[in-house]
Molecule: transfer RNA
Organism: Candidatus Uhrbacteria bacterium
RNA sequence: GCCGUUGUAGCUCAGCUGGUAGAGCACCCCGAUGGUCAUCGGGGAGGUCUCGGGUUCAAAUCCCGACGAUGGAG
Numbered sequence: 001g002c003c004g005u006u007g008u009a010g011c012u013c014a015g016c017u018g019g020u021a022g023a024g025c026a027c028c029c030c031g032a033u034g035g036u037c038a039u040c041g042g043g044g045a046g047g048u049c050u051c052g053g054g055u056u057c058a059a060a061u062c063c064c065g066a067c068g069a070u071g072g073a074g
Base pairs, nucleotide, nucleotide: 002072003071004070005069006068007067010025011024012023013022019057027044028043029042030041031040032039033038050066051065052064053063054062
C1' cells in the first nucleotide's frame, strides 16, 4: 500500500428501513433498612454522535475524503 469491521456519556454498549440521542455501571442529591459503608427505591447531572465536505425540509444513520482502533490476505 490492498480488503473487511469499527469510532455514540467517565467506562461497556444500544440506537443505522433518515424525523432531532438512550441503557447498565460509575458520579451527585433524597428516602427506607441494616454496626457511616452497603442494599433497595426515587430524582439529577453528563454527549458539537472521531474530523471535514456532500445529499436532504431534516443526517449518529445515506454518499465522498481524512484520521484512529481492530482483523485478514500477501